[in-house]
c-di-AMP riboswitch aptamer (ydaO/yuaA leader) from Ferroacidibacillus organovorans, 134 nucleotides, folded computationally.
NCBI's taxonomy places the organism under Bacteria, Bacilli, Caryophanales, Alicyclobacillaceae, Ferroacidibacillus.
The model forms 92% of the base pairs in the Rfam consensus.
It was read from a public genome assembly, where an Rfam model found it.
RNA sequence: CUAAGCCUGUCGCUGAGUCGCCGUGAACUGGUGAACGGGGGAACCAAUUUUUGGGGCUAAUCCUGAACUUCAGGUAGGGGUACUGUUCUCUCCGAGCCCGUCAGCUAACCUCGUAAGCGUUGGACAUGAUUUCA
Numbered sequence: 001c002u003a004a005g006c007c008u009g010u011c012g013c014u015g016a017g018u019c020g021c022c023g024u025g026a027a028c029u030g031g032u033g034a035a036c037g038g039g040g041g042a043a044c045c046a047a048u049u050u051u052u053g054g055g056g057c058u059a060a061u062c063c064u065g066a067a068c069u070u071c072a073g074g075u076a077g078g079g080g081u082a083c084u085g086u087u088c089u090c091u092c093c094g095a096g097c098c099c100g101u102c103a104g105c106u107a108a109c110c111u112c113g114u115a116a117g118c119g120u121u122g123g124a125c126a127u128g129a130u131u132u133c134a
Base pairs, nucleotide, nucleotide: 011119012118013117014116018034019033020032021031022030035114036113037112038111039110040109045104053102054099055098056097057096062074063073064072065071077093078092079091080090084126085125086124087123088122
């Protein structure tokens, strides 16, 4: 000097995963409200095919290949950053978990979650906002 790592703060990204209030001497921990998100659950409608089990969350489904249980390629679909939206380009993801023989839709109603992980390609158009000058 540079790189990596650790801690704190600010800003921002994916995502439903945020904001308050109460309680306790403190910590741990608990409760409650709003907001956002998920599941179950009538009539009507739909469906009648339930071991070839079935189903839910999620963007995360499906196909091909060949050494065979690992890798590669593709794909439905999804994301990308400095006001917002649209678009082109570039780029990234395309996993995992859960229920437990059981669930179509579904008003009332019932019920659950509020995590986890990260750090930005460039251009064009449009609508607004702010600042400066006249």